[in-house]
RNA sequence: AGAGUUUGAUCCUGGCUCAGGAUGAACGCUGGCUACAGGCUUAACACAUGCAAGUCGAGGGGCAGCAUGGCUCCGGCUCUGCCGGGGCCGAUGGCGACCGGCGCACGGGUGAGUAACGCGUAUCCAACCUGCCCCUUACACCGGGACAGUCUCCUGAAAGGGAGCUUAAUACCGGAUGCCCCCGGUCCGCCGCAUGGCGUUGCGGGGAAAGGCUUGCCGGUAAGGGAUGGGGAUGCGUCCCAUUAGCUUGUUGGCGGGGCGACGGCCCACCAAGGCGUCGAUGGGUAGGGGUUCUGAGAGGAAGGUCCCCCACAUUGGAACUGAGACACGGUCCAAACUCCUACGGGAGGCAGCAGUGAGGAAUAUUGGUCAAUGGGCGCAGGCCUGAACCAGCCAAGUAGCGUGAAGGAUGAAGGCCCUCGGGGUCGUAAACUUCUUUUGCGGGGGAGUAAAGGGCGCCACGCGUGGCGCCUUGCAAGUACCUCGCGAACAAGCAUCGGCUAAUUCCGUGCCAGCAGCCGCGGUAAUACGGAAGAUGCGGGCGUUAUCCGGAUUUAUUGGGUUUAAAGGGAGCGUAGGCGGGCUUGUAAGUCAGCGGUAAAAUCCCACGGCUCAACCGUGGUGCGCCGUUGAGACUGCGGGCCUUGGGUCCGCUCGGGGCACAUGGAAUUCGUGGUGUAGCGGUGAAAUGCAUAGAUAUCACGAAGAACCCCGAUCGCGAAGGCAUUGUGCCGGGGCGGGACCGACGCUGAGGCUCGAAGGUGCGGGUAUCGAACAGGAUUAGAUACCCUGGUAGUCCGCACAGUAAACGAUGAAUGCCCGCCGUGGGCGAUAGAAUGUCCGCGGCCAAGCGAAAGCGUUAAGCAUUCCACCUGGGGAGUACGCCGGCAACGGUGAAACUCAAAGGAAUUGACGGGGGCCCGCACAAGCGGAGGAACAUGUGGUUUAAUUCGAUGAUACGCGAGGAACCUUACCCGGGCUUGAAUUGCGGACGGCGGGGCGUGAGACCGCCCUUUCCCACCGGGACGUCCGCGAAGGUGCUGCAUGGUUGUCGUCAGCUCGUGCCGUGAGGUGUCGGCUCAAGUGCCAUAACGAGCGCAACCCCCGUCCCCGGUUGCCAUCGGGUGACGCCGGGCACUCCGGGGAGACUGCCGCCGCAAGGCGCGAGGAAGGCGGGGACGACGUCAAAUCAGCACGGCCCUUACGUCCGGGGCGACACACGUGUUACAAUGGGGGGCACAGAGGGCCGGCGCUCGGCGACGCGCGCCCAAUCCCGAAAUCCCCUCCCAGUUCGGACUGGAGUCUGCAACCCGACUCCACGAAGCCGGAUUCGCUAGUAAUCGCGCAUCAGCCAUGGCGCGGUGAAUACGUUCCCGGGCCUUGUACACACCGCCCGUCAAGCCAUGAGAGCCGGGGGUGCCUGAAGUCCGUGACCGCGAGGGUCGGCCUAGGGCAAGACCGGUGAUUGGGGCUAAGUCGUAACAAGGUAGCCGUACCGGAAGGUGCGGCUG
Repeated sequence: AGAGUUUGAUCCUGGCUCAGGAUGAACGCUGGCUACAGGCUUAACACAUGCAAGUCGAGGGGCAGCAUGGCUCCGGCUCUGCCGGGGCCGAUGGCGACCGGCGCACGGGUGAGUAACGCGUAUCCAACCUGCCCCUUACACCGGGACAGUCUCCUGAAAGGGAGCUUAAUACCGGAUGCCCCCGGUCCGCCGCAUGGCGUUGCGGGGAAAGGCUUGCCGGUAAGGGAUGGGGAUGCGUCCCAUUAGCUUGUUGGCGGGGCGACGGCCCACCAAGGCGUCGAUGGGUAGGGGUUCUGAGAGGAAGGUCCCCCACAUUGGAACUGAGACACGGUCCAAACUCCUACGGGAGGCAGCAGUGAGGAAUAUUGGUCAAUGGGCGCAGGCCUGAACCAGCCAAGUAGCGUGAAGGAUGAAGGCCCUCGGGGUCGUAAACUUCUUUUGCGGGGGAGUAAAGGGCGCCACGCGUGGCGCCUUGCAAGUACCUCGCGAACAAGCAUCGGCUAAUUCCGUGCCAGCAGCCGCGGUAAUACGGAAGAUGCGGGCGUUAUCCGGAUUUAUUGGGUUUAAAGGGAGCGUAGGCGGGCUUGUAAGUCAGCGGUAAAAUCCCACGGCUCAACCGUGGUGCGCCGUUGAGACUGCGGGCCUUGGGUCCGCUCGGGGCACAUGGAAUUCGUGGUGUAGCGGUGAAAUGCAUAGAUAUCACGAAGAACCCCGAUCGCGAAGGCAUUGUGCCGGGGCGGGACCGACGCUGAGGCUCGAAGGUGCGGGUAUCGAACAGGAUUAGAUACCCUGGUAGUCCGCACAGUAAACGAUGAAUGCCCGCCGUGGGCGAUAGAAUGUCCGCGGCCAAGCGAAAGCGUUAAGCAUUCCACCUGGGGAGUACGCCGGCAACGGUGAAACUCAAAGGAAUUGACGGGGGCCCGCACAAGCGGAGGAACAUGUGGUUUAAUUCGAUGAUACGCGAGGAACCUUACCCGGGCUUGAAUUGCGGACGGCGGGGCGUGAGACCGCCCUUUCCCACCGGGACGUCCGCGAAGGUGCUGCAUGGUUGUCGUCAGCUCGUGCCGUGAGGUGUCGGCUCAAGUGCCAUAACGAGCGCAACCCCCGUCCCCGGUUGCCAUCGGGUGACGCCGGGCACUCCGGGGAGACUGCCGCCGCAAGGCGCGAGGAAGGCGGGGACGACGUCAAAUCAGCACGGCCCUUACGUCCGGGGCGACACACGUGUUACAAUGGGGGGCACAGAGGGCCGGCGCUCGGCGACGCGCGCCCAAUCCCGAAAUCCCCUCCCAGUUCGGACUGGAGUCUGCAACCCGACUCCACGAAGCCGGAUUCGCUAGUAAUCGCGCAUCAGCCAUGGCGCGGUGAAUACGUUCCCGGGCCUUGUACACACCGCCCGUCAAGCCAUGAGAGCCGGGGGUGCCUGAAGUCCGUGACCGCGAGGGUCGGCCUAGGGCAAGACCGGUGAUUGGGGCUAAGUCGUAACAAGGUAGCCGUACCGGAAGGUGCGGCUG
């Protein structure tokens, strides 16, 4: 210090999340020691038990109990003493209970209440009190009567109560005295911030006391002073809500009084009507405050546990008493709730003291020890009391320290795990083993300090008191800390994590399951993300999780943010408060700055030093923030005074405008009316229809009426604050600009509230109504059409008055002022002038420098640089919603949340893709044309169905005569049945046997099982070897799964013209440029241009075939010439000319000409040429796309099967058949069928073969003879052409199907072959919507060959040649594609995205008849205790008490109303939820551009009207 997460990628905005620190914590796993600190955050819930406040006998009366002593009685004995027991004596020590004094108001607990002078800080009290303590002064005289206790008695269950006799005091009372104090009035002096204060003089009135004992002390009274503690007042500070805006009647003040320690409306009577509040009163919610603590760089934020200070409280509420002090935690009274006791009549109680219990809770300890120390109370003191305190116990609950060993040790052991597995890696120097150490531990020994002191006794010094010395004495913790000896590695390691953030990875299991998860996200068969293991990483007596706070978050921004488009400028103006404010000068000193002083408690933080072995911890010392005071300074701000003119204003002149209001006014158009002309339609649309029209429309002419709006000018224009404003004229009103330079003299800017204005729509009342036109109606369109289109049409549109107050009220840009390069245009004024150029001011626009900006862009009209003021924003949704309040006649407007939910929502730009966007251009893409498919029958493939099985795969284009280039068995993978298990095949090792091989028999469907016969290999030395069979072991085998783990191969876009790179340049970046533009091309082909210059993969060319020629070669090919020969034939000799075959070359390049063009190139019935503009065809397929296809061709990772998912055999199936589709064949006929005759190919194949010839058979074919291992032999070309026939017919078309008879292949044609012959002759008469191929040797048509193959279901596939067309105007449209551009909310990319209703589930929430509860207030009634007031009879010597009454009040009751919360049948919308329904609103011109406001309408998105915006 940052990181992850919105996107295909980018930059920005913005939220969410993480890494850090912290805690009185809790939970999970684990746990050796020590020190220090900490430990009910919840129920201020209820409490059993014990303890927590007593003490003084030197105040007193006393004596229950104890001890001592005395007296006495009894008993015993070791008999004149001792022991034990009883009684008496308060006599001694002491002392329960009692009177009295002091304490109990401290200490300890808790945080409920409290938003307050409660707390903090500062100041004040001339308005106050203060026991014990200190100092000073003075004093303590004389009396008196009681009440407890004790005793007697009564009563009650108890708690307790009562009566009576007697009694003491430092208890109580009366009197005296009065330094002194208080009260009243008074003289003088001094002082102060007002009232006033202090001192002083003399007069009147009033007020004291206590004694005790060990004689030296402790006490008593009055008064003053001090100290300490307290009380009161004030300034400033002190949480959230304005959806709390008004509050207040003792309220604010005064006069008088009461009360108090004191001031005060604290209380009371009277008088006045004030007081507080937007600088936040009142109300509501929450909360003890501070020192401090955590975090943070700081500013700040959050917190207030332990410790310290203050406050408040003590079951709840009220009250007073006593007292120096209380309205009193362990006191009293009353009321209430609760608990307990009870004899039912009554009583008792208050742990928020220390322990402890229950309860609550995620959760928080011992019913411990000691007063030794510190401190407190009492006491003269010894001392007593002290759950304050000090110690100990429990708890990883925190911080700090220590340890669990150290060194050596490689055959890198075993074992685990992993791998590319005869081996290696890792755990790992880790272990074993050797040596060493001994903290902790265990055992033994020694052993502090905390006690400075205090107490007792004794002694000494000086001044009655203090100090010193000696001896004795006091330790809970604790025989602890610590020291030391011995033993012995001996007793001691875990937790979390390992996808990214974030440090650390493999295997197995699992298979969107189980699960993980802080965010992003993992898991659907290879998961570094789940679970386990191994290893690794981090931290370590802990580690993780959860919760909470700060940080990161400059994400509330003072430091330190923003508002054109991301959230955000108010619709506009005027203006109040407020904020801010020009130049010069002067004064002042509030702000500001400086010095000094006070305070800022201690602790804490920080620094220094020191003490525990270190550290944590602790001690000593030091610095600091804030506030107050004081003395100065005088720049700046403020305040006061004076002056100024530039800001601002006034005046004068000129000028501008569609600025506003009112009243007039004009023509065109529209509609209507009347009349004329005129006749059959008009109107309307994509096309129509509704509608209008023979009762005369539309059209046209004339006249008339009405209302509304103002064409051209007109603009990129003008005016206005905005909304907005346009015929013309007049009147009234407002404004701006320019010029002049006279006057005022800062008069200014902004502006929360407030007030005013405010398009359209809407509302009320009254008018008006021509046009247009929500709603509505009808007609169309459509699946529907509550729309778009059409015909009508009401509100409205117009006017007056009144309301309303919103818009995309936009420049999505608040107002004002100053400053900062320029260019161009334009409106107005001035100046200048030549019809200039040019200058200046104010406007309106365009383009740019700098700068700014995320970018787009802005750019003197800023979104630049600055200042001032206002408004507004803080993730998306929920929601501009709900509730509340305000406004409104209503519609509705203003203000304006939360629960819940999401990990985003967004802005700008980029690359693609897409568009029912645009431009340019291709392709049998359309069109033009020819022939087909879709109908029929059959063949074949597929779906489906069926089946024991109908094996599997291929599935839009790019599956479907595809894998199949050959399913009767085999193939074969499927089914049924029968067999085998080292296995059907290959191979290694060991053992046994033997041959091997051949033949036969039995059984069986066969495989298999069983048996028999025959034979006997090589080297030859035991024996070994090759081979076979069997046994055993190791490899097997699998067409089982995954093409979404893969290789290879293939299809497709697409033979389309594209796809990229290097360097440079541009951009923050994604990326762009190049590759764009113009021309051209089949082509990113080339040329030109050019911040690009080059290059690569593609294109083209190089390769093959065909077409022409040449050369070479010449058999099996050829035969022109020569010769021979035949019935005939290159048949023979011969030849190699020609054809042909094979090889090699030539040729074509827009090269030439003309025209066009810059060039590239294009064009031409051009020339030439066999061929002409790529000559035709093939091979060849860029970066990539479709997780395209194939694990069944092959290969291969992983998974699965192992007497079977392997393998063998027989049979069946792959051939099924109501159907559906694809691809084909044959047809429907006369361009044809049939019969006869005649002709011409190419390519390829052939010995398991191809066949010729002869013979037989109607034929398939068969029997013979023969040729060919092939340019040698063989394989019939057909259509065509000629002749004959058929005559339009389901036919002499068509041939399916069926019957019969055969042929051939094969082990075998039943399921299930082909072919032949005879017979039978079906559907079909040219095919709906729709759809396919083809641009020339092409389509169409005709036959031939080949592969596979025993044969063949081939009409398929691959080739070959024969005959041989038509058409293309053209690119609007359909499909596909290329380039440029544009829009985008798409990016698994339009087969995209996405909206709303409805239906279902879940969740939170609003309303809701009500119901329930809460806090606070009001009114009325009642009213305890108690203070106060009053009070003839009673008590008391008296002071006084009592009684009764009154005021007030806690509490109780009644009543109304407000507020808050919970709940509620039902109801409203909202959010979320893999695959529901309806539509298609939005995003591409989203198919009617969208959106805003408003109004109406509609299942729903939405539609329409009016006005507005361009996003």

The RNA shown here (small-subunit ribosomal RNA) has 1511 nucleotides and comes from a sediment metagenome. It matches the Rfam family "Bacterial small subunit ribosomal RNA". Rfam links the family to the GO terms ribosome and structural constituent of ribosome.